[in-house]
RNA sequence: GAGGAUGGUCAGAUGACCGCCAGCGCGCUCCGGCUUGCCGGGGUCAGGCGCUGGAGGAAAGUCCGGGCUCCGCACGGCAGGGUGCCGGUUAACGGCCGGCGAGGGUAACCUCAGGGAAAGUGCCACAGAGAGCAGACCGCGUCCCCGGAGGCUUCGGCCACCCGCGACGUAAGGGUGAAAGCGUGCGGUAAGAGCGCACGGACUGCGGCGGAGACGUCGUGGUCGGUAAACCCCACCUGGAGCAAGGUCAUAUCGGAAGUGAACCGCCCCUCGGGGCGUGGAGAGUCGCCGGCUCGAGCUUCCGGGUAGAUCGCUUGAGGCGUCUGGUAACAGACGUCCUAGACGAAUGGUCAUCGCCGCGGUUCGGGUGACCGAGCCGCGGAACAAGACCCGGCUUACGACCACCCUCGGCU
Numbered sequence: 001g002a003g004g005a006u007g008g009u010c011a012g013a014u015g016a017c018c019g020c021c022a023g024c025g026c027g028c029u030c031c032g033g034c035u036u037g038c039c040g041g042g043g044u045c046a047g048g049c050g051c052u053g054g055a056g057g058a059a060a061g062u063c064c065g066g067g068c069u070c071c072g073c074a075c076g077g078c079a080g081g082g083u084g085c086c087g088g089u090u091a092a093c094g095g096c097c098g099g100c101g102a103g104g105g106u107a108a109c110c111u112c113a114g115g116g117a118a119a120g121u122g123c124c125a126c127a128g129a130g131a132g133c134a135g136a137c138c139g140c141g142u143c144c145c146c147g148g149a150g151g152c153u154u155c156g157g158c159c160a161c162c163c164g165c166g167a168c169g170u171a172a173g174g175g176u177g178a179a180a181g182c183g184u185g186c187g188g189u190a191a192g193a194g195c196g197c198a199c200g201g202a203c204u205g206c207g208g209c210g211g212a213g214a215c216g217u218c219g220u221g222g223u224c225g226g227u228a229a230a231c232c233c234c235a236c237c238u239g240g241a242g243c244a245a246g247g248u249c250a251u252a253u254c255g256g257a258a259g260u261g262a263a264c265c266g267c268c269c270c271u272c273g274g275g276g277c278g279u280g281g282a283g284a285g286u287c288g289c290c291g292g293c294u295c296g297a298g299c300u301u302c303c304g305g306g307u308a309g310a311u312c313g314c315u316u317g318a319g320g321c322g323u324c325u326g327g328u329a330a331c332a333g334a335c336g337u338c339c340u341a342g343a344c345g346a347a348u349g350g351u352c353a354u355c356g357c358c359g360c361g362g363u364u365c366g367g368g369u370g371a372c373c374g375a376g377c378c379g380c381g382g383a384a385c386a387a388g389a390c391c392c393g394g395c396u397u398a399c400g401a402c403c404a405c406c407c408u409c410g411g412c413u
Stems, first nucleotide, its partner, number of pairs: 001409004006404005012355007020054007027044008056385001060396002063394005068242004075291004080238005085099005100114001101112004115233002120231002122227003137174002139170005145164001147162002150159003182200006201224010246312004254304007265278005283295003319338008357382011
């Protein structure tokens, strides 16, 4: 100097003028109290003045986890859904931190949908003989027969070779394929094969040692395709719906059609109209099914009409920042300090000036042995991704500038 890896900070600043929203106070007015100028409450037509505050690290995605609200007890089970090595952290999580193991990278580092194939089912296209109840295309060996032909011969035959067919044996060699029944070597065999032996690989049982554990290592026995982000099995977790949740006030709360049920009954009171309790029971109870439990006299469906305004929820929190202590860290605790949007067709905008940041060009200097580095002035240009709506903790995606530290390569000394 170039390339790469990891972590962090900021997301321009200041001022002026004009224009917005929220909170608080003042002003005007009404009511109440009384200490007679204070307190509390309401209203405010049009407004006015002052002070304070006014978007993001991702506000995006809506992928997770909660807080909170409601469903008349949210109980048990099934189904459904989620997670999947060990330990820690957290309100919780599929998050984060630290490890183990596996994979990628020269490395710094990065990634992991990481339990079970010996419970069962399924799949492995094409090619190939055969892809897990295996299998013979080319080969290899033995035997029989046909043909050729050599040697020997005691003329009966024997030995060896070539071609073709058939039978039997074989899976070592070759071929196909991503992958061919664990691999290599030696022996053995007619030729071969875990057929036998030695060494090794993967999985697994038992035992020793180390570690809290995942696991590592040593010894020994057994077994031998892959695949579970295929179905499945195993372990653990899991009510539902959601701020358009849910309250309060105001306004409105109508008409028609169809289906079905309540009954009966018993007791008590009574003004004899009726009322209360029980039995019974359609239906209802926040995804679905079953059981339980609770409510229960009306319920279900269709068509048409009407009302739908205001206000609370709404921002003080598992909150932010700083210091110290503990911890490898994530994080926890203690002390101190701060209050940082609450809109509702939806506010924070516009103009100007200066400074700052980044880039390019010109110029003047400085440092260094060198490779190279730095500063000043002038001019021109640039400034990314992008806007809350109940709140919070994460993840993912988009993106500008700067800082620190680590790895590799090149060059100079």

The prediction has a mean pLDDT of 77. This is a predicted structure of a 413-nucleotide RNA (Bacterial RNase P class A) from an uncultured Myxococcales bacterium. The model forms 98% of the base pairs in the Rfam consensus. Its Rfam family is "Bacterial RNase P class A". Rfam describes the family as follows. Ribonuclease P (RNase P) is a ubiquitous endoribonuclease, found in archaea, bacteria and eukarya as well as chloroplasts and mitochondria.